[in-house]
Predicted 3D model of a 124-nucleotide RNA (c-di-AMP riboswitch aptamer (ydaO/yuaA leader)) from a soil metagenome.
RNAcentral holds the sequence, with entries from MGnify.
Its mean pLDDT, the model's own confidence on a scale to 100, is 79.
Its Rfam family is "c-di-AMP riboswitch aptamer (ydaO/yuaA leader)". Rfam describes the family as follows. This family represents a conserved RNA structure found upstream of the ydaO and yuaA genes in Bacillus subtilis and related genes in other bacteria.
RNA sequence: UAUAAGGCCGAAUCCCUUCGGGGAACGGGGGACCCAACAAACGGGGUGCAGUCCAGCAAUGGACGGGGCAGCUCUCUUUCAGCCCUAACCCGACAGCUAACCUCGUAGGCCACUGAAAGAGGAU
Repeated sequence: UAUAAGGCCGAAUCCCUUCGGGGAACGGGGGACCCAACAAACGGGGUGCAGUCCAGCAAUGGACGGGGCAGCUCUCUUUCAGCCCUAACCCGACAGCUAACCUCGUAGGCCACUGAAAGAGGAU
């Protein structure tokens, strides 16, 4: 470096196909009554863990909060400790919640190789 196997983050998997697409499943957005909210301006809003505060011209740093981490069979929950991340993009003047209903996605990236304790479920 490549391949195979095994895994991880994530909704991003499976089946069918006349190969144009279709379906299931898992996710997202819009959208009533009721409820909530309610002057204007600095616009506002969405996916996502990626938000708030402080210092700094900025880069950046710190704190709190949030998220993730395969190894004595598998899945889930909790506690302690350790390690890592706390981005990026989109809508376009516009959207609170929201039944019916409408509509969209099923990518991409990776191996930071976690250790202990308790409980529940299932499998052999």